[in-house]
C1' cells in the first nucleotide's frame, strides 16, 4: 500500500491487576438416614381443604468411607545447579492401582457424623445435650519363605548382597460385598448356615512402571572479582529417613576449595532440536517432544504409594471485595474473556461423536485435556483472475530526425471453456460393536447459468534485470554502499515504456554468510596495530641414541546405548503440494569387553654426540674497591704593564683607571682524562675510555682418561635498569633548566649576547621509565659464495719477522636460491622447520577516566566504555613545490645606451555622475584593446512618436485588374498618414498561369541569455625543447626502460656507451624577403652606350679544407681562401597541452526566454560628463638648442566620384582656372645633414597649453561634439621620489616619408619606409622566467597547498563534586506468627490392663530449641 478461493500449521510483551462462566470428580456392589413437587386410591369434610396409603423413590441433596484430587493444562520469574545432556553406580533404596504366583480371610469391642434439640453469629460458621451404620476406629488370636537378635556351614560374590542350609528367641495381618445355588448341616415353604462365581482385604515372593539417592564428562561472561570456608573438612558415638550423607547434635582432630579459576559479581530455565554455514563452526531454545522449577510474596507442615500439593490446610506480608464494624472472603503463570501495558497476537463458540483421562461390577458420571468450529495473508503449499482466432497495426496515450516508432494481437470482434462464483439435487467415510456423528447438509458427485465474481506492488545511474519525454535548477528531494540535484538530471517529481517477483510486494528490526575481520580446519608482529628494556628463575609445555616391560593416549573389532518427532534416502495416504503414515540411515571427546604394540606416556636398564666438568694457554674502557698523575678551565696572592676587553650577523647588556684584558710566579679546589681510537674491545641490557694496587664475573682456543640428558623455554615471581626527579649529609672549578639583563623581532614568555640557582659530583636510600631500536624474543639444525676486521690455534715457508693456506669465535659490507604488498633480508636471515613465552585485531576518545597494587611526592603499572568518523595507516609510482642540490639557457640579472614615474596636453580604463553616459576585455595573458576613424549614419543604449505576417525569407489558401510601379496637394520633427494624377511586364494551347498588391495562417525578427553547452578563431606558457608511441625487457601493480650517463649543440644537435630497438608530432631543413655573382629579357629608366634599375632562372656555404687539441668520435678553437664562415641577417612556420583563458557583439550554433515586442522605422540626445586614480603616447624643459636664409641626399607606397603639375589670387588654411596620368612614362618640398648669420642661460626668440577675434574646408548639418588657417594671448615646465620598461648592431637613439579606416577628422595611435647612427656584456653569486638529473614531502583544486592549537557562542556525550535520594546481597543484635521435634507438675480423656483405687497411653495448654516476616544499626 494492494487483496479472489482452498488446505496444513501458528497466534501477549507485564510471573501486571482480574468481573463472569466453566476447567475433578464418581462411587447406593462400602454404610446409616432419607424427603419433595406431582399423580393414583381411600376418608374426613368447610367443596377446597386437611390426613392415611400406594406410586414417585429407596431416587435428589446432604453426610461417614474408599478411590482420585501428586495425572492431565499452564508459565519460564528463580536456578551456572548433579538443574540439565550424556554414560554408568545402588552390596544405601521405595512403588497405590496393574501383571502372575503361592497363603490367609478368625474371633471381638468402643465410639462418631448425617439426623433430633437447644443456643450464638450479620455472615462465615460455631458449640451443648441426645441416637446410629460400615470395607471408618481399636483391643484379642493365628503366622513365615516377612523383620530383628543370636548363631553353623558351603558356594558365587565383594560397603547393609544373592542363593542353599541347622537351631533357639522376639515382632506383625485382615472386611467385607454382590449374585447365584441347595448336593451336604438345621429350621422342613424357602430362606439361612454352607457351597460357587466375581470382586474386595492382609502378609510375603516376583514382575512391570515410576520415583529417591549418587558418581565421571560436558554445559554463559567478567580477575578493573584472588584469595574462600567453622557444620566449614575429617572420625568416633547418637539421633532422623524409604536410604547413604554434617542432613541433624554432642565430643575430637584442623582441615577443606582454588590460577585446569576458588569465592564474589551478572546473565540465563536445560536439551532433542530451530536457522544459517562447502564444512568447521556461529545464533538460537516460540509451535512440537524430554526433564527441571513456580502456582498472589514468604514460610510450615499435614494427609497419602507419591505432595511439603496451580482450582487443600496454617501462619506472616501485599492488594481487591463484603460488613450489621463485632468480623469475614480471595487469588486464571487452565479455557474462553476483561483493564492496564505496547509497534503487536484471537472466539466470554460446539461436542465429550474420535484419541486419552478419573471413578464405578457395570450402566454411566466427569473432562476449556482433547476433537472441531470461529477470526488473523502471521507463515508453508496449491489453485485461479481465462483460452484460440483476430491487421485498417482501430481510437487513443506517450515520442519523434515528423518519415515514423511503442503501447501491440494488446483492444474491438468471432468462437470456445468453466477450475473458480451463483443457484439446483444427491451426499459420505470418520464408530472394529445393535444404537450413537459437534465437525455437518462439511468433503465429495451431479445438473443448469454466465467471461461471468477475482492484481497488486517495487524497481529502472553501477552493484542488479529494466529507458525516454516534461517539470524543478545544491531547491524541492533521494540514497543500503558509491553518491545524485548549482537550466538539457536515463539518479529528485510525474507521465508513457520497460523489468522482477505476485495474492502479494516493498519497507524496517534481529541472526547466520559473504569475513581466512579471533584464522581449530584457516592469520598475523623489520616499516601497516602487534617482540616485556635485559636477565636469572619455580610451576607449565617441549625434549637426544638404544633395550625391555606396560598398555594410560593411539588403531582395528565386538555389545549397549544415544527416546519419540524432526534430519536424508526408500515407499505408501490426501486430485497434487504442503501435509501425513511406513521402513532403513546418519547422528558421542558415551560405556563395554577382546585384541594390536608403531609412535607418545610409564617403568627398569644401557650410551655419549647435547649440557656439565678437568688441566694448559689468552684478549678486553666487564665490575667493586684504595691509591697516585700531568694538561686545562675557575679562583686567590705577587710582579710587570695601560686602556681597553669581551661577545656579535652586526651590536648590547657585562667586566675595567678602586688598574682589567694580555703575561709571568705562586698557591686553592672541583670535575673531566687529548693524543693513542678504530663500522676496534668487553658486558644480559642500561652501559664501559688517564695511570697503579687488592678483590672479582663471564667469554674464546687447544687437549681430555670425567659425570652420564642432568637440557630448551617460562606465565606468575625476583633482580638490574640512561636520562631526568626525590629524600639525608657532604660538595661544588666548569656548565647550566628557572630567573634577570642585553638584543633580534609587529610581538619574541625562543634561537643569539652577558651574568646566574638547582642540578651535574660523593655516600646511602628511592624512583622504573626513553625513538630503554636492529622499531627484528629466546634456543635448535640445515641451506651457494666473495671480501674485509678481532681473538685463539694448525700447515707450508724462513735464521727470524713478514707473506700464503686453512680451523673455531665475534664483528661488518656485498650478494644466489628462498621469502617479503613493497622497501628489502639474505649462514648474525626477515630463507626452511621444530619448541616455548610475549602481544596485535579499523581511526579517534585513550600510553585516558573509574577501580586496585606501588611510590615520600612527581608518578608509574595494569586498563575500559559513551560518544564521533569513513577511514586512519604502510611501501613504492608520476607529477607538483622547497626561503634542498647539481648542470645549463634567456637583454633575467650585471656592463650600456635612451626612457618611464614629476609638467602641459591626447587617447583608453576605473571610479563617480546621468534619462543614457550601450557592450564586451580585468595579474602576467585588460587598459592608443574589439574601434583599419561615434558629428547625422555607425548605434546595439535614454527620452518621444509610428508601427504589428511585420524593415527582410519561405510555403499554402483566398482575394485583387486602372494592378504593379511614379507619386502633386495637405498633415507631421520625422516615420508615417494622405491620395489628385500618370501608368505598366512576362508565358500561353486564348482557358489561364507568373510577378505584384491585399487578407488569413503557419512564420519571420533579437548586438535578448548561457563562451561553465558548443564550433571555428585567437592570447599565453614559448620558437622553450619538449611530447609521445610500437615491439622487446624490467615491475604483482601504478609504472620503468628507451628519454638516464659521459661529452656537445641554438637544439631530445650529434656521437660514444646501454635491455633496449625503432618510429611519430616538435628542432633542424624545404617557402619568402635581403646581402654577391652569371645568363637572359628589358617598357615608360638612360642624350646614348650601358645595366647602378626592373623580374625569371641559376650559381655561391658544406665545418668542404688546413693546424691544434679530443675518447682521435661528435662536435670545438685558430687560420687560409670568399661579397658572405659556422642556422650570413630578417620573415613565415608555434609540438602533446595548460589557464573550464577570449569571444553567442564578427560568424555559425544546441538549449533557454520574447512576440501590438526584448521585434521595426524615425527624430533628437548619449557612447565626448568630471572632486579623483592608474596605463599607454604626444611635446617639451632647451646652445649636441632656437630661430632666418641659402644647399644635399631617399624609399616604401597610392592616386579617375581620383592624383593634381604649372599659371593667377589670398599673410595663409585655401580658392580659381587648368597640362598630364587607368601609371617605372605623370602628380609629392624629404628632414635631420651641410653653410652663413641672429640669440647667450633668461621661465629666456626655451616651452606650446590656455582663451579671444576673424577665417578656410568637408558635410543635409561643425551648438552639444570636426580638422585647418592668420593675427593676439603666452600657463605649467629648469631632466623628475620610491619604483620601473625597452634595447646586443645597421640594433638602440634620432629624423622625416608613405599607407590602411576615410565626405571630413579628434592619427600624438596602428602599419610600413627609408636617412643618419652609436655604448657595453668582467661573468652567473643575486631578482624573474624556464629546460635536464637528483633529494624531501602528511601536497595532487598540486605551496595562492596541507594544517596546529587558544579564544567567543550553542548543542550531546562522559569523568569529577560539598551533597540530597532510593535499591540491595551479606551481618551483629532485638522482637518472634504458624509448625515439626523434645520437655511437661497441675488439667482432659471412649475402645487395652486391673476386682478397684489406679495405671498405661493419648490430648489440650504450658514451654524449649529452629525460624518467616519486622524492627534499630553499620554497610
Nucleotide at each position: 500500500c494492494u487483496g479472489g478461493c482452498g488446505g496444513c500449521g501458528u497466534g501477549c510483551u507485564u510471573a501486571c491487576a482480574c468481573a463472569u462462566g466453566c476447567a475433578a470428580g464418581u462411587c447406593g456392589c462400602a454404610c446409616g438416614a432419607g424427603a419433595a413437587c406431582g399423580u393414583u386410591u381411600c376418608a374426613g369434610c368447610u367443596u377446597g381443604c386437611u390426613g392415611a396409603a400406594g406410586c414417585u423413590a429407596g431416587u435428589a441433596c446432604a453426610g461417614u468411607g474408599g478411590c482420585g484430587c501428586a495425572c492431565g493444562g499452564g508459565u519460564g520469574a528463580g536456578u551456572a545447579g548433579c538443574g540439565c545432556g550424556u554414560g554408568g553406580g545402588u552390596a544405601a533404596c521405595c512403588u497405590g492401582c496393574c501383571c502372575u504366583u503361592g497363603a490367609a480371610u478368625c474371633g471381638g469391642g468402643g465410639a462418631u457424623a448425617a439426623c433430633u434439640u437447644c443456643g450464638c453469629g450479620a455472615a462465615a460458621g460455631c458449640g451443648u445435650a441426645g441416637c446410629u451404620a460400615a470395607u471408618a476406629c481399636c483391643g484379642g488370636a493365628u503366622a513365615a519363605a516377612a523383620u530383628c537378635c543370636a548363631g553353623u556351614u558351603a558356594g558365587c560374590u565383594u560397603u547393609g548382597g544373592c542363593u542353599a542350609u541347622a537351631u533357639g528367641g522376639a515382632u506383625c495381618a485382615a472386611a467385607g460385598g454382590u449374585g447365584g445355588c441347595c448336593u451336604c448341616u438345621g429350621c422342613a415353604u424357602g430362606g439361612a448356615a454352607g457351597c460357587u462365581a466375581c470382586u474386595g482385604u492382609u502378609a510375603g515372593g516376583a514382575g512391570a512402571u515410576g520415583a529417591g539417592c549418587u558418581c565421571g564428562c560436558g554445559u554463559a561472561c567478567c580477575a578493573u572479582u584472588a584469595g574462600c570456608u567453622u557444620g566449614u573438612u575429617g572420625g568416633c558415638g547418637g539421633g532422623g529417613u524409604a536410604a547413604u550423607a554434617g542432613c541433624c547434635c554432642a565430643c575430637c582432630a584442623a582441615g577443606g576449595c582454588u590460577a585446569c579459576g576458588a569465592u564474589g559479581g551478572u546473565u540465563a530455565g536445560c536439551u532433542g532440536g530451530u536457522c544459517u554455514g562447502a564444512g568447521a563452526g556461529g545464533a538460537u531454545g516460540a509451535u512440537c517432544a524430554g526433564c527441571c522449577a513456580c502456582a498472589c510474596u514468604g514460610g510450615a507442615a499435614c494427609u497419602g504409594a507419591a505432595a511439603c500439593a496451580c482450582g487443600g490446610u496454617c501462619c506472616a506480608g501485599a492488594c481487591u471485595c463484603c460488613u450489621a464494624c463485632g468480623g469475614g472472603a480471595g487469588g486464571c503463570a487452565g479455557c474462553a474473556g476483561u483493564g492496564a501495558g505496547g509497534a503487536a497476537u484471537u472466539u466470554u463458540g460446539c461436542g465429550c461423536a474420535a484419541u486419552g483421562g478419573g471413578g464405578g461390577a457395570a450402566a454411566c458420571c466427569c473432562u476449556g485435556a482433547c476433537g472441531c468450529a470461529g477470526c488473523a495473508a502471521c507463515g508453508c503449499c496449491g489453485c485461479g483472475u481465462g483460452a484460440g482466432u483476430g491487421a485498417u497495426g482501430a481510437a487513443g496515450g506517450a515520442u519523434u530526425u515528423c518519415g515514423g516508432u511503442u503501447c501491440g494481437u494488446a483492444a474491438a470482434a468471432u468462437c470456445c471453456u468453466u477450475u473458480u462464483c451463483c443457484g439446483g439435487g444427491g451426499g459420505a467415510a470418520g464408530a472394529a460393536u445393535c444404537a450413537g456423528g459437534a465437525c455437518g447438509g462439511u468433503a465429495c458427485c451431479u445438473c443448469g447459468g454466465g467471461a461471468a465474481u477475482a492484481a497488486g506492488u517495487c524497481c529502472c545511474g553501477g552493484c542488479u534485470a529494466a529507458c525516454u519525454a516534461c517539470g524543478u535548477g545544491c531547491c524541492a528531494g533521494c540514497a543500503g554502499c558509491c553518491g545524485c540535484g548549482g537550466u538539457a538530471a536515463a539518479a529528485c517529481g510525474u507521465a508513457g515504456g520497460g523489468g522482477g517477483c505476485a495474492a502479494a510486494c516493498g519497507u524496517u528490526a534481529u541472526c547466520c554468510g559473504g569475513a581466512u575481520u579471533u584464522a581449530c580446519u584457516g592469520g598475523g608482529c623489520g616499516u601497516a596495530a602487534a617482540g616485556c628494556g635485559c636477565a636469572u628463575g619455580c610451576a607449565g609445555g617441549c625434549g637426544g641414541u638404544u633395550u625391555g616391560a606396560u598398555a594410560a593416549g593411539u588403531u582395528g573389532g565386538u555389545u549397549g546405548u544415544g527416546a519419540a518427532a524432526g534430519c536424508u534416502c526408500c515407499u505408501g495416504g490426501c486430485u497434487c503440494a504442503a501435509c501425513u503414515g511406513g521402513g532403513a540411515g546418519a547422528g558421542g571427546u558415551c560405556a563395554u569387553c577382546c585384541a594390536a604394540a608403531a609412535c607418545u606416556g610409564u617403568c627398569a636398564g644401557a650410551c655419549u654426540u647435547g649440557a656439565g666438568g678437568a688441566a694448559g694457554g689468552u684478549a678486553g674502557a666487564g665490575g667493586a674497591g684504595a691509591g697516585c698523575a700531568g694538561a686545562a678551565u675557575u679562583c686567590c696572592c705577587g710582579g710587570u704593564g695601560u686602556a681597553g676587553u669581551g661577545g656579535u650577523g652586526g651590536a648590547a647588556u657585562g667586566c675595567g683607571u678602586a688598574g682589567a684584558u694580555a703575561u709571568c710566579g705562586g698557591g686553592a679546589g672541583g670535575a673531566a682524562u687529548a693524543c693513542c681510537a678504530g663500522u676496534g674491545g668487553c658486558g644480559a641490557a642500561a652501559g664501559c675510555g688517564g695511570c697503579u694496587c687488592u678483590c672479582u664475573g663471564g667469554g674464546c682456543c687447544u687437549u681430555u682418561a670425567c659425570u652420564g640428558a642432568c637440557g630448551c623455554u617460562c606465565a606468575g615471581a625476583u633482580g638490574c635498569g640512561a636520562a631526568a626527579g626525590c629524600g639525608u649529609g657532604g660538595g661544588g672549578a666548569g656548565c647550566g633548566a628557572a630567573c634577570g639583563g642585553g638584543a633580534u623581532u609587529a610581538g619574541a614568555u625562543a634561537c643569539c649576547c652577558c651574568g646566574g640557582u638547582a642540578g651535574u659530583c660523593c655516600a646511602c636510600g628511592c624512583u622504573g621509565u626513553a625513538a630503554a631500536c636492529g622499531a627484528u624474543g629466546a634456543g635448535u639444525a640445515c641451506u651457494a659464495g666473495g671480501u674485509g676486521u678481532a681473538g685463539c690455534g694448525g700447515g707450508u715457508a724462513u735464521u727470524g719477522a713478514c707473506c700464503c693456506c686453512u680451523g673455531c669465535u665475534g664483528u661488518g659490507c656485498c650478494g644466489a636460491a628462498g621469502c617479503a604488498a613493497a622497501c628489502g633480508c639474505g649462514a648474525u636471515a626477515a630463507g626452511u622447520a621444530c619448541u616455548c613465552c610475549g602481544c596485535c585485531u579499523g581511526g579517534g576518545g585513550a600510553c585516558u577516566a573509574c577501580g586496585a597494587c606501588c611510590g615520600c611526592a612527581a608518578g608509574g603499572u595494569u586498563a575500559a566504555a559513551a560518544c564521533u568518523c569513513a577511514a586512519a595507516g604502510g611501501a613504492a609510482u608520476u607529477g607538483a613545490c622547497g626561503g634542498g642540490g647539481g648542470c645549463c639557457c634567456g637583454c633575467a640579472c650585471a656592463a650600456g645606451c635612451a626612457g618611464c614615474g614629476g609638467a602641459g596636453c591626447g587617447u583608453g580604463u576605473g571610479g563617480u555622475u546621468u534619462a543614457a553616459u550601450u557592450c564586451g576585455a580585468u595579474g602576467a595573458u585588460a587598459c592608443g584593446c574589439g574601434a583599419a576613424a561615434a558629428a547625422c549614419c555607425u548605434u546595439a543604449c535614454c527620452u518621444g512618436g509610428g508601427c504589428u505576417u511585420g524593415a527582410c525569407a519561405u510555403a499554402u489558401a483566398g482575394g485583387u485588374a486602372g494592378u504593379a510601379g511614379u507619386g502633386a496637394a495637405g498633415u507631421g520633427a520625422a516615420a508615417g498618414c494622405g491620395g489628385a494624377a500618370c501608368g505598366a511586364c512576362c508565358c500561353u494551347u486564348c482557358g489561364g498561369g507568373g510577378a505584384g498588391c491585399c487578407u488569413a495562417u503557419a512564420c519571420a525578427g533579437g548586438u535578448g541569455u548561457u563562451g561553465c553547452a558548443u564550433g571555428g578563431c585567437u592570447g599565453u606558457c614559448g620558437u622553450c625543447a619538449g611530447c609521445u608511441c610500437g615491439u622487446g625487457u624490467c615491475g604483482u601493480g601504478a609504472g620503468a626502460u628507451g628519454u638516464u650517463g659521459g661529452g656537445u649543440u641554438a637544439a631530445g644537435u650529434c656521437c660514444c656507451g646501454c635491455a633496449a630497438c625503432g618510429a611519430g608530432c616538435g628542432c633542424a631543413a624545404c617557402c619568402c624577403c635581403u646581402g654577391u655573382u652569371g645568363u637572359u629579357a628589358g617598357u615608360u629608366a638612360c642624350a646614348a652606350g650601358u645595366g647602378u634599375c626592373u623580374a625569371a632562372c641559376g650559381a655561391g656555404a658544406c665545418u668542404g679544407c688546413c693546424g691544434g687539441a679530443u675518447u682521435c668520435a661528435a662536435a670545438c678553437c685558430g687560420g687560409a681562401g670568399g661579397a658572405a664562415g659556422g642556422u650570413g641577417g630578417g620573415g613565415a612556420u608555434g609540438a602533446c597541452g595548460u589557464c573550464a583563458a577570449g569571444u553567442c557583439a564578427g560568424c555559425a550554433u544546441g538549449g533557454u526566454c520574447u512576440u501590438u515586442a526584448u521585434a521595426u522605422c524615425c527624430a533628437g540626445g548619449g557612447c565626448u560628463a568630471c572632486a579623483c586614480a592608474c596605463a599607454c603616447g604626444c611635446u617639451a624643459c632647451a646652445a649636441u638648442g632656437g630661430u632666418c636664409g641659402g644647399u644635399a641626399c631617399a624609399a616604401u607606397a597610392g592616386g579617375u566620384c581620383g592624383c593634381c603639375a604649372c599659371a593667377u589670387c589670398g599673410c595663409g588654411a585655401g580658392a580659381u582656372g587648368g597640362a598630364g596620368c587607368u601609371a617605372a612614362u605623370c602628380c609629392a618640398g624629404a628632414a635631420a645633414g651641410c653653410c652663413g648669420g641672429c640669440c647667450u642661460c633668461a621661465g629666456u626668440u626655451c616651452g606650446g597649453a590656455u582663451u579671444g577675434u576673424a577665417g578656410u574646408c568637408u558635410g543635409c548639418a561643425a551648438c552639444u561634439c570636426g580638422a585647418c588657417u592668420a593675427c593676439a594671448u603666452g600657463a605649467a615646465g629648469g631632466u623628475g621620489g620610491a619604483g620601473u620598461u625597452g634595447c646586443u648592431a645597421g640594433u638602440a637613439a634620432c629624423c622625416g616619408c608613405g599607407c590602411g579606416u576615410c565626405a571630413g577628422c579628434c592619427a600624438u595611435a596602428g602599419u610600413g619606409c627609408g636617412g643618419u647612427g652609436a655604448a657595453u656584456a668582467c661573468g652567473u653569486u643575486c631578482c624573474c622566467g624556464g629546460g635536464c638529473c637528483u633529494u624531501g614531502u602528511a601536497c595532487a583544486c598540486a605551496c595562492c597547498g596541507c594544517c596546529c592549537g587558544u579564544c567567543a557562542c550553542g548543542u550531546c556525550a562522559u569523568g569529577g563534586a560539598a551533597g540530597u535520594c532510593g535499591g540491595u546481597a551479606a551481618c551483629a543484635c532485638c522482637u518472634g506468627a504458624a509448625g515439626u521435634c523434645g520437655g511437661u507438675a497441675c488439667c482432659c480423656u471412649a475402645a487395652c490392663c486391673g476386682a478397684a483405687a489406679g495405671g498405661a497411653a493419648g490430648g489440650a495448654g504450658c514451654u524449649g530449641c529452629c525460624u518467616a516476616a519486622g524492627g534499630u544499626g553499620g554497610g

About this RNA:
This is a predicted structure of a 1419-nucleotide RNA (small-subunit ribosomal RNA) from an uncultured prokaryote. The RNAcentral record of the sequence draws on ENA. Rfam family: Bacterial small subunit ribosomal RNA.